[in-house]
RNA sequence: AGAGAUAUAACUUAAAGGUAAAAGUAUUGGCCUCCAAAGCCAAUAAUGAGGGUUCAAGUCCUUCUAUCUCUA
Numbered sequence: 001a002g003a004g005a006u007a008u009a010a011c012u013u014a015a016a017g018g019u020a021a022a023a024g025u026a027u028u029g030g031c032c033u034c035c036a037a038a039g040c041c042a043a044u045a046a047u048g049a050g051g052g053u054u055c056a057a058g059u060c061c062u063u064c065u066a067u068c069u070c071u072a
Base pairs, nucleotide, nucleotide: 001071002070003069004068005067006066007065010025011024012023013022018055026044027043028042029041030040031039048064049063050062051061052060
């Protein structure tokens, strides 16, 4: 320099374009227990940024940013 892939919660992953973005781990609170652990319930918290297409975008297109891979 060229080509490609990925970007969703603090972490790990879901979500055939369809209307409250789901779960596990974590953290906090409660229940349970003599106390704790385990278990159960609840809460906290997310679509990398900007545009476009569409009645509707996490999903499709595009630019940028970041990371990774390949080629030279």
The prediction has a mean pLDDT of 83. A computed fold for a 72-nucleotide RNA from Candidatus Vidania fulgoroideorum, annotated as transfer RNA. Rfam family: tRNA. Rfam classes the family as a transfer RNA. Taxonomically the source falls in Candidatus Vidania (Bacteria, Pseudomonadati, Pseudomonadota, Betaproteobacteria).